Predicted 3D model of a 524-nucleotide part of an RNA (small-subunit ribosomal RNA, 5' domain) from an uncultured bacterium.
The RNAcentral record of the full RNA draws on ENA, Greengenes and SILVA.
The coordinates come from a structure-prediction model, not an experiment, and the mean pLDDT is 85.
Context: one part of a larger RNA
RNA sequence: GAUGAACGCUAGCGACAGGCUGAACACAUGCAAGUCGGGGGGCAUCAUGAGGUAGCAAUACCUUGAUGGCGACCGGCGCACGGGUGAGUAACGCGUAUGCAACCUGCCCGAUACCGGGGUAUAGCCCAUGGAAACGUGGAUUAACACCCCAUAGUACUUUUAUCCUGCAUGGGAUGUGAGUUAAAUGUUCAAGGUGUCGGAUGGGCAUGCGUCCUAUUAGUUAGUUGGCGGGGUAACAGCCCACCAAGACGAUGAUAGGUAGGGGUUCUGAGAGGAAGGUCCCCCACAUUGGAACUGAGACACGGUCCAAACUCCUACGGGAGGCAGCAGUGAGGAAUAUUGGUCAAUGGACGUAAGUCUGAACCAGCCAAGUCGCGUGAGGGAAGACUGCCCUAUGGGUUGUAAACCUCUUUUAUAAGGGAAGAAUAAGUUCUACGUGUAGAAUGAUGCCUGUACCUUAUGAAUAAGCAUCGGCUAACUCCGUGCCAGCAGCCGCGGUAAUACGGAGGAUGCGAGCGUUAUCC
Numbered sequence: 001g002a003u004g005a006a007c008g009c010u011a012g013c014g015a016c017a018g019g020c021u022g023a024a025c026a027c028a029u030g031c032a033a034g035u036c037g038g039g040g041g042g043c044a045u046c047a048u049g050a051g052g053u054a055g056c057a058a059u060a061c062c063u064u065g066a067u068g069g070c071g072a073c074c075g076g077c078g079c080a081c082g083g084g085u086g087a088g089u090a091a092c093g094c095g096u097a098u099g100c101a102a103c104c105u106g107c108c109c110g111a112u113a114c115c116g117g118g119g120u121a122u123a124g125c126c127c128a129u130g131g132a133a134a135c136g137u138g139g140a141u142u143a144a145c146a147c148c149c150c151a152u153a154g155u156a157c158u159u160u161u162a163u164c165c166u167g168c169a170u171g172g173g174a175u176g177u178g179a180g181u182u183a184a185a186u187g188u189u190c191a192a193g194g195u196g197u198c199g200g201a202u203g204g205g206c207a208u209g210c211g212u213c214c215u216a217u218u219a220g221u222u223a224g225u226u227g228g229c230g231g232g233g234u235a236a237c238a239g240c241c242c243a244c245c246a247a248g249a250c251g252a253u254g255a256u257a258g259g260u261a262g263g264g265g266u267u268c269u270g271a272g273a274g275g276a277a278g279g280u281c282c283c284c285c286a287c288a289u290u291g292g293a294a295c296u297g298a299g300a301c302a303c304g305g306u307c308c309a310a311a312c313u314c315c316u317a318c319g320g321g322a323g324g325c326a327g328c329a330g331u332g333a334g335g336a337a338u339a340u341u342g343g344u345c346a347a348u349g350g351a352c353g354u355a356a357g358u359c360u361g362a363a364c365c366a367g368c369c370a371a372g373u374c375g376c377g378u379g380a381g382g383g384a385a386g387a388c389u390g391c392c393c394u395a396u397g398g399g400u401u402g403u404a405a406a407c408c409u410c411u412u413u414u415a416u417a418a419g420g421g422a423a424g425a426a427u428a429a430g431u432u433c434u435a436c437g438u439g440u441a442g443a444a445u446g447a448u449g450c451c452u453g454u455a456c457c458u459u460a461u462g463a464a465u466a467a468g469c470a471u472c473g474g475c476u477a478a479c480u481c482c483g484u485g486c487c488a489g490c491a492g493c494c495g496c497g498g499u500a501a502u503a504c505g506g507a508g509g510a511u512g513c514g515a516g517c518g519u520u521a522u523c524c
Base pairs, nucleotide, nucleotide: 001523002522003521005520006519007518008517009516012376013375014374015373016372018369019368020334025332026331027330029329030328031327034077035076036075039074040073042070043069046068047067048066049064050063051062052061053060054059084287085286086285093212094211095210096209097208098207099206100205103204104203108200109199110198111197112196113195114194115193116150117149118148119147126139127138128137129136130135156181157180158179159178161176162175163174164173165172166171186192213259214258215257220250221249222248225247226246227245228244230242231241232240262284263283264282265281266277267276268275269274289310290309291308292307293306312323313322314321315320340366342365343364344363348362349360350359351358352357379410380409381408382407390400391399392398393397415461416460417459418458419457420456424451430445431444432443433442434441435440436439468513469512470511471510472509473494474493475492479508480507481506482505483504489496490495
């Protein structure tokens, strides 16, 4: 000098940023991923319409999917993003630089060609039935942009063969030729949507050079091990896996083993070279109670999905079941120590949707904490009888506290009260107009503010509401008196204290910093 700090004393305000460093310990409760009826059968619920019953009527009840809409269900997209944590990992994990002639890529953009015909299931609903529950079982029946079959077919894929061009190797590309294989979904025919292929964009996958902690009181390690041939497998290369063959491969330029650790941008320090750290923010990686596995999908071997095993907790009718906060709050525990079971989707962003919109503990705000940085204030000018008190001395006196106070003249940041009062909002749907010409583009208009009656502004009142902490022997700025008497005590080092202690305790005075000041811990 620095800190995600803690502790002691003290404390007026604001802005900005920060807030479980140890138990990747266990978790009550609520919320954190839904959306689409413009894909579908339908109708549990709500509303509207129609009909009926009761009633004088108001109204109540029943029927009806007819309409708005919609619980559950089928289907689509999303749930692989966003958010958390740092346990593991010394590794192509990360950083940097290359390569892929060895690869994939939903949604999006551009281009091109198509969307013909048919089928039977299944959930829901209904009936029956098992179970304490979780959850099932059987029968009947029904729909779709769900699923299946046929057709059509290309510069797609598999394969036969010819010519040409070309590369750093394996090789790559172009133009042909013969054979085979695989598509589609509808839609009030509007908006939209579907299928094949090529290209782009974005995101990923893989490989490689170099760099990446400590220990030699770890010196040898390795059998799928190192390489080859042939298969399998993958989006793709590869002992990634397998059969066979060879006997290799790594190592004092530190293999192997052990310990420790997420990596980087950065941060702190330092003149630099270096040293130390990796909290907040950004990028990458890994993980989601522990271990293992795959399914679905463009993408996962998936935090709020599935299955198995284990530990733990809970329910149970003892037969069997349920759960996973390292999401946001919050609880217990641990600890020197770290916050609210808050508000809003107004903005930014995301998912779905034609849209309206719905969802969003992402995000934006508010709450708590001097835990940090910065800013402001606790008044300003005048005022000597150098007042009184206190303290000290060489004591009729003097010094100091000290322009300090009193007193006079001002100001009102702040405070209190009253009044006014934002920016953050850009536009969406819709409407109108213009251009081209029948749905595109442009222009105008056009709802919406959590924070918030907040920030800010004005007026009134009145110095009014606001100063402490540590130190004073040397290092190190700042000295005297009293008490104590190697006691009580101090102390970072040197050291102080045994009767005149500037070093202990108190007082007066002084010095330093100041809404903070000291101590402790850690790094340079």